[in-house]
Context: one part of a larger RNA
Formats: sequence, C1' cells, structure tokens
RNA sequence: UGACGGGGGCCCGCACAAGCAGCGGAGCGUGUGGUUUAAUUCGAGGCUACGCGAAGAACCUUACCCGGGUUUGACAUCAUGGUGGUAGGGAGCCGAAAGGCGACUGACCUUCGGGAGCCAUGACAGGUGCUGCAUGGCUGUCGUCAGCUCGUGCCGUGAGGUGUUCGGUUAAGUCCGAAAACGAGCGCAACCCCUGGUGCCAGUUACAGGUGUCUGGCGCGACUGCCCGUGACAAACGGGAGGAAGGUGGGGAUGACGUCAAGUCAGCAUGGUCUGGAUAUUCGGGGCUACACACACGCUACAAUGGGGGGUACAACGGGUAGCGAAGGGGCGACCUGGAGCCAAUCCUGCAAAGCCUCUCGUAGUUCGGAUUGCAGGCUGCAACCCGCCUGCAUGAAGGGGGAGUUGCUAGUAACCGCCGGUCAGCACACGGCGGUGAAUACGUUCCCGGGCCUUGUACA
Repeated sequence: UGACGGGGGCCCGCACAAGCAGCGGAGCGUGUGGUUUAAUUCGAGGCUACGCGAAGAACCUUACCCGGGUUUGACAUCAUGGUGGUAGGGAGCCGAAAGGCGACUGACCUUCGGGAGCCAUGACAGGUGCUGCAUGGCUGUCGUCAGCUCGUGCCGUGAGGUGUUCGGUUAAGUCCGAAAACGAGCGCAACCCCUGGUGCCAGUUACAGGUGUCUGGCGCGACUGCCCGUGACAAACGGGAGGAAGGUGGGGAUGACGUCAAGUCAGCAUGGUCUGGAUAUUCGGGGCUACACACACGCUACAAUGGGGGGUACAACGGGUAGCGAAGGGGCGACCUGGAGCCAAUCCUGCAAAGCCUCUCGUAGUUCGGAUUGCAGGCUGCAACCCGCCUGCAUGAAGGGGGAGUUGCUAGUAACCGCCGGUCAGCACACGGCGGUGAAUACGUUCCCGGGCCUUGUACA
C1' cells in the first nucleotide's frame, strides 16, 4: 500500500422486511448428470454450466458408430513429364449408394512453338485431432457499481502519501464549502433512439368533397426557470403554481482501470505439436431421440373468480413472389379444391384471446384434469419404422394446492390473456418482440446476500 475480520461508523441495491404470483409434490416438454450402448459426437460446471453454443438432429446438418469406396484426394498453388481418340458426354453391366468397368461419341484458343484443360509424378492439400495454461478477436462476471488514474507542486531516507481527505449534498469522485495542493484524463451526466404534449409543411393507398386518424420532415416544450420554507448568504432538499409532462418524466443503447491463467483452438484467425493409404475424404444405414434413476428450467392442471354450449365486442408489433394466398365449393375436422389480389397504409396473413350476455353442470376424481393407448385420416418431404406435426372417434392415468427449502416482481410493473417474428420443406410448451385486462405492498434498515466510502487490528501478500 492492499487484502481480510463472526472490528467500528456512514450509505446503497426487490438484499431483507411488507405484499402478490410461483418453483420444490403430479403428468408432460426441454436441458444436464448418471447408467446403458457399436455409437449414444463435442463443448459449457457455484453465483457467472444445466429451453446454454443449437434462431429449429427423419436424410442432410453431423463432428459419433457399423459397413462399402477413393488416395495429388471434396478444395488451393507450383514444378517436371505425358496427352489428339485428349478434355467432356455416355448406352449398357455390377452395386444400397458412392464408386468401378465401359461400347459409342467427341471439343476450345493458337503467331503452329505452344497454351488452357486433363492424366501421371513430386512438392503439398486436408484434419470439428491436442493444447483457451502459448495466443488474437469476441464474450460472461463483479456492475451501470462510482469508481480508476495522471502531470506539476508539496510531504516522507524510502515503499509511498497528498490530490481522491473533511463538513454538507446527490442516482453519481453529482455539486458546494473547507483544506498543500492546482489542474487534467478514463468513467458519471449530457449529446443518440423510442415514448408522452403541441405548431407548421407535405400528403398516397383512408374519406363523396373538404378533411385529415396516421406517416415523414422542420420546430416549440422542462431549465429547479418561477413562488414559499429549510440550509452556511452555498450546493441542495421539502412544498406549491402553471403545465401533457416535472426535478435524471418513462424505456433503450451505452459497461472505466481491472478481477476470475473465467469461457471459446467446434464460429473465425493463429504459434507449437500430432496425423497424413489415414486422425483425410465420399456414400448407405444407424446414432445424437437409449432409460432403473437424480437435478435444472418450463408447460398443463388439481377446478365453480371454474368447465362446456350458444350469441356478441375491442388490439398492437410484424411477415409475404420458389411467397402470403381472398371469395366460392367439398369435408365433422386436420385439410383439399380454387385461383382473385398483392413486391403490399391498397391484397393476404386476419375470426385476437381473456372480456360481456345467456343456458347448463352442483362439489363428485366430476361435464375437473388431460397423460397414456387403439383405430381411422391429413400435411410436409426422395423418404415420417427407428424419429415429425396436426385432425376425428374411442380410451381416460397421476393429480384434491405440494416437506425442508427456494425464485421473480415497486406500476401500466407483477399476475392473467392472446397475437406476431426469426430459425424453418416440415417441426416451438423455447427464444425475441407486441398489444389487451390490470393489482397488492414498502413501518423500516436490527438481521441474511452483494456492493461503495472513511477508520481500526493483523503473525497474511
């Protein structure tokens, strides 16, 4: 000087408390461990791994296993030699395909030397083989916490200190005042985007005209600016006015010096090392989907604030040409047919759902719950056996609110409700967004967890 303390003081954070909804029990989905397996490819491992890489494993992907092939190779560059029946095409045969054999056919440029291509050979290619304890880049985390430093000066023999401390104050090393310091940098804040009010301009595809919800552009608006009080007359704090909005309005983007030899050699790049007739490459099939179990995260429930039938209302963000696909027709339905319109404020996706009105059920393992299983179908795709999604009929399991423990959330939030998108042929209970309905509680900082500043002890560095 730091780090640490079941030392002290001050102060924050859904950290506790106060509340609301959960998880932990059940069934199912997904991930992981374990076990199994020919293989169940690999990585991630307290917080900071476990719906994570994977924004989509039937083949492909695919890295794993079994088997069949290829060996200058699926791909690149170069050298030497060869090449006119050469490159390329290819009936037919073998084969699961890859591949092999192969009748027949048969080129381009040219200054006529040759070139390009191809073949052979040699250099080499290739490697998702190893090392994230050799690395770049990128990322997680402490933490959007308020800190981390420098120049000069001053103090100290020196390590170093001062500044950065103290009194107030703030979300903030934010600002004010004091002070051997005076300044400065990276952070904080502001500048950026969305949202909330309003003026002007322009309007298509809305509307019969005029108009404009809306979209785009340019402005205005909020700054403790005004008033009162508290305070050191300061910074600031409390209250008030006006205002659509106050005291960082709400949300986002933005992550200091550094920490964890944190993560990633499998995204990419890359040193070293190993392999190079195999650890490369190609194809068929299988596996990544196994299943006595264990954990993590979710979905659906256990019902009457509910289930079922009928009627009826109101969104927003988005996406669409190998696409979205209307009306009409068929089917109980998934869906089929049909093809209008739309490169989309025009057309389509597109009936939002919870809600509201009404009928029924009457506390029951039920008209709750839907797992599981049988049969019959639909769709995508070369192909749904291993191993997809959906529909109809039948079947109806566990489950009567979940032990110890544990998670999220302070407002248009939680909770509940549906919708859209990316990935994608198909496959969403995941993820990312969008709107609808819309709460309860916070006395307070003793305690648990994490953190900041000052101080104290130390045999630790």

This is a predicted structure of a 461-nucleotide part of an RNA (small-subunit ribosomal RNA, 3' major domain) from an uncultured Chloroflexota bacterium. Its mean pLDDT, the model's own confidence on a scale to 100, is 86.